[in-house]
RNA sequence: CGCUCAUCGAGAGCGGUGGAGGGACGGGCCCUGCGAAGCCGCGGCAACCGGCGGGUUUACACUCUGCCCGCGUCAGGUGCCAAUUCCCGCGGAGGAGACUCCGAGAGAUGAGCC
Numbered sequence: 001c002g003c004u005c006a007u008c009g010a011g012a013g014c015g016g017u018g019g020a021g022g023g024a025c026g027g028g029c030c031c032u033g034c035g036a037a038g039c040c041g042c043g044g045c046a047a048c049c050g051g052c053g054g055g056u057u058u059a060c061a062c063u064c065u066g067c068c069c070g071c072g073u074c075a076g077g078u079g080c081c082a083a084u085u086c087c088c089g090c091g092g093a094g095g096a097g098a099c100u101c102c103g104a105g106a107g108a109u110g111a112g113c114c
Stems, first nucleotide, its partner, number of pairs: 002113007013042005021031003025089004043081003048077002050074003053069004085106001090103005
C1' cells in the first nucleotide's frame, strides 16, 4: 500500500511553543492574529482490542471453547477531544419547488489477514 469485518446523530481542552493556516479530496459553508497547522506538557472522553467479572451453551460437575452483557468494571494497546464523518458530491423514493428520506461510494478509527 492492499483485502475483510465492525462502528461513525453521543462524549471530551487548557497551558507553553510556533507563527498562517486548518476542517482528507472538489464544491459549499465554517474555524482562525481574541493566534491556524505542527510539536511539547498536563488534563479529559471513550469499551475497538486487552485484563477482570457476570450470564449462557454442553453430557453429572469442573475446565476449555463458542455466544451474549457497557442500564458490570479497569484507561494497559490504539484512537479521539468545533460544527452528524460540518454538509453535498453517485443512485433511488417523495415533493410544484425549497427540500426531506433511503442506500451506495469516499473517508476516519479499530481488529484481523496478505
The RNA shown here (SAM riboswitch aptamer (S box leader)) has 114 nucleotides and comes from Rubrobacter sp. Taxonomically the source falls in Rubrobacter (Bacteria, Actinomycetota, Rubrobacterales, Rubrobacteraceae).